The RNA shown here (Bacterial small signal recognition particle RNA) has 95 nucleotides and comes from a Myxococcales bacterium. The prediction has a mean pLDDT of 78. The model forms 96% of the base pairs in the Rfam consensus. Its Rfam family is "Bacterial small signal recognition particle RNA". For this family Rfam cites "SRPDB: Signal Recognition Particle Database" (Rosenblad et al., Nucleic Acids Res, 2003).

């Protein structure tokens, strides 16, 4: 000087983990009345046929809570790859 392996540190990229935020979907609950629909019974109007308003129930919505593919941000977490620097060992060549 060349070459191969190893160790340490740093940088970059990637994947995972954890945490925050958003989040389709989904589950539960759900505004007695001042949300919607539909309105048994009953009430009212009508001579009648019918009609009107409408409580409960039922269905749904707002709201509240759980879960959540996925997205995004983050790191005194873990791993992989590449690059750089330093250390060290072996081999070869030269002085």
């Nucleotide at each position: 000087g060349a070459u191969a392996a190893g160790g340490c540190a740093g940088g970059c990229g990637g994947c995972a983990a954890c945490g925050g935020c958003g989040g389709a979907g989904u589950c539960g609950u759900g505004a007695a009345c001042c949300c919607c629909g539909c309105c048994a019974g009953g009430a009212c109007c009508g001579a009648g046929a019918g009609g009107u308003a409408g409580c409960a129930a039922c269905g749904g919505u707002a709201g509240c809570g759980g879960u959540g593919a996925c997205g995004u941000c983050g790191u005194g977490u873990g791993c992989c790859g590449c690059c750089u620097g330093c250390c060290c060992u072996g081999u070869c060549c030269g002085c």